[in-house]
Context: one part of a larger RNA
Parts: sequence; structure tokens; C1' cells
RNA sequence: UUGGGCGUAAAGCGCGCGCAGGCGGCUAGUUAAGUCAGAUGUGAAAGGCUGCGGCUCAACCGCAGAGCUGCAUCUGAAACUGAUUAGCUUGAGUGCAGGAGAGGAUAGUGGAAUUCCCGGUGUAGCGGUGGAAUGCGUAGAGAUCGGGAGGAACACCAGUGGCGAAGGCGACUGUCUGGACUGUAACUGACGCUGAGGCGCGAAAGCGUGGGGAGCAAACAGGAUUAGAUACCCUGGUAGUCCACGCCGUAAACGUUGAGUGCUAAGUGUUGGGGGCUUCCACCCUCAGUGCUGAAGGAAACCCAUUAAGCACUCCGCCUGGGAAGUACGGCCGCAAGGCUGAAACUC
Repeated sequence: UUGGGCGUAAAGCGCGCGCAGGCGGCUAGUUAAGUCAGAUGUGAAAGGCUGCGGCUCAACCGCAGAGCUGCAUCUGAAACUGAUUAGCUUGAGUGCAGGAGAGGAUAGUGGAAUUCCCGGUGUAGCGGUGGAAUGCGUAGAGAUCGGGAGGAACACCAGUGGCGAAGGCGACUGUCUGGACUGUAACUGACGCUGAGGCGCGAAAGCGUGGGGAGCAAACAGGAUUAGAUACCCUGGUAGUCCACGCCGUAAACGUUGAGUGCUAAGUGUUGGGGGCUUCCACCCUCAGUGCUGAAGGAAACCCAUUAAGCACUCCGCCUGGGAAGUACGGCCGCAAGGCUGAAACUC
């Protein structure tokens, strides 16, 4: 390489948008590029293969044949692919009518709690632990009541509930705004799927500039523990955590399961719609989501099982023994930290 694979053995890019490319619904006509058939020419000889023959055999040599899987031209076929023409509506999209949602951005508002400050009451402790100590307190702490300041997060509701492509999103109100779902079937008429590059989004930590700083808390300091204790426990505490703008671009970015379409038993819970029936409740049917159990089937097993890891097709990404190593070197990116790409010697 071929092949075989990618939930857990190596292997699905963190996620999206999308140029090129690859692939692509139904009906009819035309064409004949692909495809198929026939014919002609060519496909040198030697070699190889088959048969026969010559050296006493063989090696070696001679003769004949098949073959030379290919290419070109001509003639023909029209199912499929392509091209083209005309049409269709089920794929896709639009319209109209509805209801659901922590989807996003921004402005404002609220209550509880912690901390701090001021004042009142009040007196000797508080705090902390396995037990203590450091620490705080007679300059009046802790407790309690009233007032104030400030920052951050939003208890209950809350639910294998909802929304989002993923990261993620949770007090309330307003404004701006994206997507999905259901019903209808008015409109377009294949406008679709995937997507190398590319572009964008992307938790936490970290970085730059300027703010902010209640609580928490790397680093750091002290107290304990211990043989030691650069820890676990305790008292403090700075970056940071928050905001604005700009970077970084990683993760057990996980469902460790790429995206799309179709097909393949059931049962049960739940979220959001629709229809039937009904006074309501209930019940039945149906669409989209989200869980559990489970048949066929799959699987090395675990398990998966209409939300597939089943049966198929299309497109992309990735794997190919362990270590060395996600390292070195080079390149690209970054302010830096570092990221992306990514070996070999050697060794088992």
C1' cells in the first nucleotide's frame, strides 16, 4: 500500500458556517462522453507460457501456436451514470396561524446572606480542633438591636425538566435579537447532503491596559501534626475570581460514540404541540424532544438496541506494536505562557 478498523483495546477534528471537490428525488424526450458489443489496424524481435523437434539427456537451441489484459478508428446498443430539454412534488425552502423555552446581547430593579463602618444594650470571653495553639477581645470583643457602605452570587420553584452547534445558559422587568416545534398546504420547484483548505465561535486557568474588590483563595506567613511535613487540619492572606476592551485557543472540550438520509418488535415515564371522543376528568391517535426496560440483530465481552454500537448508502476526519514523544528540528501563530504541525537514532 491493499485490507481491516475508530463507545471501553491504536483511532471521531471541541463546535459551527462554508468555497472547491465528492455524492444526489420522480416522469418523459434527445444525445452518446462514461458503459457494452462487433469489425479493422496496431500491440517489433528476443524472453515467458503451451505443443512439437535438434544436440545420446539436460542446460542450450530451432519451429509453430496461444497470448500480449492495451491503444486508435469505424459501425452499432441505450438499461444505468453523465450532458441537455420539458415537466412533477414527496427532499429542501418560503408564506400563513399558533403555543413552549436558564438561547444570545444590553439597560434597569429586588430580597436573603457574608464582611466592614457608626450607634444602643451588655460583660468576659470569642474563635478554632481529634485535641490544641497561632488569631480576636476590658482601648469593651463575641452575642443582640437599629442605621449605613460595598461587592459577588441568585435559596425555595428545580424535575435523567427546558434551551443552545458546541463551549455553555438559572432572581425579576424592559428593549433588541437567533433557533427549534406544531398545524395548514397558499408559493418556489431538487434550490439537497457532506465538506480538504478557509473563516468564525470556543469552559477554566493565564496574559495586556484601565476599573473594582464583599466572600473565597494559588503564592506567602504563622499555629499544629509528624522521625521530617516545603502537605492533609487551623488562623491570616496577595494575585486571581468580578467589569470593559484586546489576546490566548486548550480540556476526562465525554455520550470517551463525526454529519446526513432511509429501513428494522414492543412496553413504560416525562417535556412541548396537534387531532378524535367527551359536560369535565379520563381514554385513543399523531408529531418533535428527553429517560428507562427490552425483541430481532449486533458485540471479544461489558453492553447497544427507532436517541443503535442493528441493516444500508453518501461525504469528511482519524488509526496501523510499546517506550523514546506529543519530545527534537523546521515552519506557522502568540506580548508571553505556550499552541498547531510533528520525526529519528536507540531500546523492548
Overview:
The part of an RNA shown here (small-subunit ribosomal RNA, central domain) has 348 nucleotides and comes from Polycladospora coralii. The sequence was found in a public genome assembly. NCBI's taxonomy places the organism under Bacteria, Bacillati, Caryophanales, Thermoactinomycetaceae, Polycladospora.